[in-house]
The part of an RNA shown here (small-subunit ribosomal RNA, 5' domain) has 473 nucleotides and comes from an uncultured Rhodobacteraceae bacterium. It matches the Rfam family "Bacterial small subunit ribosomal RNA". It was read from a public genome assembly.

Context: one part of a larger RNA
RNA sequence: GAACGAACGCUGGCGGCAGGCCUAACACAUGCAAGUCGAGCGCCACCUUCGGGUGGAGCGGCGGACGGGUUAGUAACGCGUGGGAACAUACCCAGAUCUAAGGAAUAGCCACUGGAAACGGUGAGUAAUACCUUAUACGCCCUUCGGGGGAAAGAUUUAUCGGAUUUGGAUUGGCCCGCGUUAGAUUAGAUAGUUGGUGGGGUAACGGCCUACCAAGUCUACGAUCUAUAGCUGGUUUUAGAGGAUGAUCAGCAACACUGGGACUGAGACACGGCCCAGACUCCUACGGGAGGCAGCAGUGGGGAAUCUUGGACAAUGGGCGCAAGCCUGAUCCAGCCAUGCCGCGUGAGUGAUGAAGGCCCUAGGGUCGUAAAGCUCUUUCGCCAGAGAUGAUAAUGACAGUAUCUGGUAAAGAAACCCCGGCUAACUCCGUGCCAGCAGCCGCGGUAAUACGGAGGGGGUUAGCGUUGUUC
Repeated sequence: GAACGAACGCUGGCGGCAGGCCUAACACAUGCAAGUCGAGCGCCACCUUCGGGUGGAGCGGCGGACGGGUUAGUAACGCGUGGGAACAUACCCAGAUCUAAGGAAUAGCCACUGGAAACGGUGAGUAAUACCUUAUACGCCCUUCGGGGGAAAGAUUUAUCGGAUUUGGAUUGGCCCGCGUUAGAUUAGAUAGUUGGUGGGGUAACGGCCUACCAAGUCUACGAUCUAUAGCUGGUUUUAGAGGAUGAUCAGCAACACUGGGACUGAGACACGGCCCAGACUCCUACGGGAGGCAGCAGUGGGGAAUCUUGGACAAUGGGCGCAAGCCUGAUCCAGCCAUGCCGCGUGAGUGAUGAAGGCCCUAGGGUCGUAAAGCUCUUUCGCCAGAGAUGAUAAUGACAGUAUCUGGUAAAGAAACCCCGGCUAACUCCGUGCCAGCAGCCGCGGUAAUACGGAGGGGGUUAGCGUUGUUC
């Protein structure tokens, strides 16, 4: 000198754009953050123009694996980059073929009943795109090439939406490998599923992934193992560059969801707002038993030098469901707070010498603040008041917002501070103090004439900021 997710002190007019718990992955009151479908199904209640409609709980389908948060763990095929073969992929696109015949239940509802509650139990009985048989099989799977196996679902406003099998695509993901990826040797040996093989199991898939047997291997001073630290990258910052430091915001990937473990469902999870078990903590209880998980958005306590509103809207973009109308969406778009940063603008312009008054200095002549002020003539950016009023979205729909912007009015009117002045380093005098009080980044100032302390006048620098502290180059 540059930079900052900064903090502190003094000060503070406006706007645009951005940013805002770096600390306790500490604990959380309250509200909201994932629902939707009656064009799958029966039932109940209400309304009815008797056509139907609305609402409710339930069965069923799709979605809750996305979106949002955080960085605890992880030195690893986790990430980056470049390759690979033994895989899966709901919804979407294209092609082929099919959509036949039957059956048994169950929730809701009703009756009885247990419990404080959470939540249940028994009986009767009902529907489906829920469940189960049978048939069929171009293509599909297995095969010892003889053969064997396997599907479906209907709805309605009659135009469509669907269902099953299969082929290909697209997209997304799983897996493997080369290279790269912090420090310590005051860590030198580490390893028994360990290294390899065979048979078997398992997986969507390869594989000690698992298992039985066999062999004795495998890694390591080109640093194994152990310990410490750490999410990685595109990037950011500094710099002429090389290099160093860093990984907030935005984007990609990974991991995590009170702590530890586990699987279920599903195309996809070993699942933040799902389930089960254990633990700690909190809450309710009729003491028998139950409920919970903000590292979602706000917000609270605590910690801290320190970091915001318990806001508006689905209008736009996007997502889920739905034929659609639409519903949901703290994603998102906006608004609020904060000089936290960057950028822009303003706090007036011209004229004005009896160089006014006043302050300060003085060699007492004067010098300086100083055209500065006053006065005169103008202007109105920003602000304030009033009127008009968008684009964003159009067939219709605007939270923002009567916002941006435009027009008129108003009156110089409402708007300047901070640090420094011994050298480095731009900027000097007087008074006070007297090695005191104090200053200080380094050198160093202060013990009676201090340009270095404190005040004043003057000056220098930056400017809605200025200075200090911290960190990096």
Model confidence (mean pLDDT): 87 of 100.